[in-house]
RNA sequence: GGCUGGUUGGCGAAAUGGUAUCGCGUUGCUUUCCGGUGGCAAAGAUUGCGGGUUCGAGUCCCGUGCUGGUCG
Numbered sequence: 001g002g003c004u005g006g007u008u009g010g011c012g013a014a015a016u017g018g019u020a021u022c023g024c025g026u027u028g029c030u031u032u033c034c035g036g037u038g039g040c041a042a043a044g045a046u047u048g049c050g051g052g053u054u055c056g057a058g059u060c061c062c063g064u065g066c067u068g069g070u071c072g
Base pairs, nucleotide, nucleotide: 001071002070003069004068005067006066007065010024011023012022013021018055026042027041028040029039030038048064049063050062051061052060
């Protein structure tokens, strides 16, 4: 350099073009003599960045950053 996968809360992953969801973690309440476990609730994401298409984009298109694989 060519081809190709990935990029989404603190972490790991979902998501037919139509309210971004789940698990872990965090916080509060509850349970307990205390802690853990269990139960209930809440906060937490400009979906890597910049544009375009569309009534509407995490998703489609263009450019670009980072990272992995592969070929030379």